[in-house]
Context: one part of a larger RNA
RNA sequence: CGAUGUUGAAGGAACUCGGCAAUCUGCCUCCGUAACUUCGGGAUAAGGAGGACUUCUCGGCGCGCAAGCGCUGAGGAGUGGCACAGAAGAGGGGGUGGCGACUGUUUAACAAAAACACAGGACUUUGCGAACUCGGAAGAGGACGUAUAGGGUCUGACGCCUGCCCGGUGCCGGAAGGUUAAGGAGAGAGGUGCAAGCCUUGAACCGAAGCCCCGGUAAACGGCGGCCGUAACUAUAACGGUCCUAAGGUAGCGAAAUUCCUUGUCGGGUAAGUUCCGACCUGCACGAAUGGCGUAACGACUUCCCCGCUGUCUCCAGCAUCGACUCA
Numbered sequence: 001c002g003a004u005g006u007u008g009a010a011g012g013a014a015c016u017c018g019g020c021a022a023u024c025u026g027c028c029u030c031c032g033u034a035a036c037u038u039c040g041g042g043a044u045a046a047g048g049a050g051g052a053c054u055u056c057u058c059g060g061c062g063c064g065c066a067a068g069c070g071c072u073g074a075g076g077a078g079u080g081g082c083a084c085a086g087a088a089g090a091g092g093g094g095g096u097g098g099c100g101a102c103u104g105u106u107u108a109a110c111a112a113a114a115a116c117a118c119a120g121g122a123c124u125u126u127g128c129g130a131a132c133u134c135g136g137a138a139g140a141g142g143a144c145g146u147a148u149a150g151g152g153u154c155u156g157a158c159g160c161c162u163g164c165c166c167g168g169u170g171c172c173g174g175a176a177g178g179u180u181a182a183g184g185a186g187a188g189a190g191g192u193g194c195a196a197g198c199c200u201u202g203a204a205c206c207g208a209a210g211c212c213c214c215g216g217u218a219a220a221c222g223g224c225g226g227c228c229g230u231a232a233c234u235a236u237a238a239c240g241g242u243c244c245u246a247a248g249g250u251a252g253c254g255a256a257a258u259u260c261c262u263u264g265u266c267g268g269g270u271a272a273g274u275u276c277c278g279a280c281c282u283g284c285a286c287g288a289a290u291g292g293c294g295u296a297a298c299g300a301c302u303u304c305c306c307c308g309c310u311g312u313c314u315c316c317a318g319c320a321u322c323g324a325c326u327c328a
Stems, first nucleotide, its partner, number of pairs: 001323008010314002014312001019309001027051005036041001038157001052079012080084001092307004097302002099299002104116002120155007132141003158294004163224003168221002170217005177212003183206002188201005225243005252286001253283001264280005
C1' cells in the first nucleotide's frame, strides 16, 4: 500500500452521474392505520406498546372415579443485568411523476427493460379431401377438430373513445368496352411443275387471364394545407377574401421517453433547482387499434422529493486476518 472484516468524536449525502456501497429496519402479540380504489385492495400502510425470571389471584382445556398431573390465558406485586424477539436467522419507510395493466418471457457468457408474451379487441381468410404448413410424390400436420372451429395480420387488462380522406398503392367486386399470346381462320402473294400438286408466305375476322376501364374498401399500406385582411387603446381575431387538395388533424393530450430555438414563461419545492411537479400553448416535428387519453393494483424498470440511517463525504484513524515488502 492492497484485499476481506470490524469500530469511530462532531456533522449527517456536504460524496456522487446517481445514497453506488455500507448502515438503519427486521420476529410474535396487542393497539392503530391516509389518499385513492376495479370495493378485492392499498396494508406488515404509517405510527405506537409489550416480550426474561420469581411469586400471588382469577380463569380455560385435556387425561383421570378421585387425588392429582400436563398445557395455557388475563391481571397484580416483585427480582437481576449494559442489554430480556439478549445468539443465529430476520421488511428501512413515506410522497409525486413516466412507461408497461397484471403473474410471466428474453440477448446460455457485457443489456431483464419501457422490449416479447398475455387475457381482451378488430380485420381478413377457410364449407371440410377446408384454408394454411412440410414434402418430389405418397403422405402427414391442421384434427380423430367443423365457422362459439382453424389459419394469417394488427392492437394489447379495464374505463371513456377511436374523427376526415378511396386521388396514389394494395385487396375485393364488375356477363359491357379497349389491348392481347398460343391457337383457329384463311382473302391473297411468291417459288416450282405440262398438269394434278408440292413448298413458302400471309390480311381481315374469332381467340383467356392480366392490364386499361367502372365501382367498393383505411382496426388495408398510407395521408390529414398556404397567403392576406378584419372588433371604438393596444393586442388578438369569433368573421371575411383568395389559392391549392383525395381530404386539410376532430376528441383528447401537449417544452412531453416527442420542443430545435430552450435552462421557453409563470407558479411550487431549495438559502441557492439545466433535473422534478403544476400550468400556459408559439405542437421546429403529438394525435386516435404503426391506437388517443385516463387508470386502482403490480415492477430487481425509470425521474424527483421527504423522514430515518449511516465513514459516501468533511477527513481520515484504529483493530483483526490474508497478501505485498525486508531478512532467513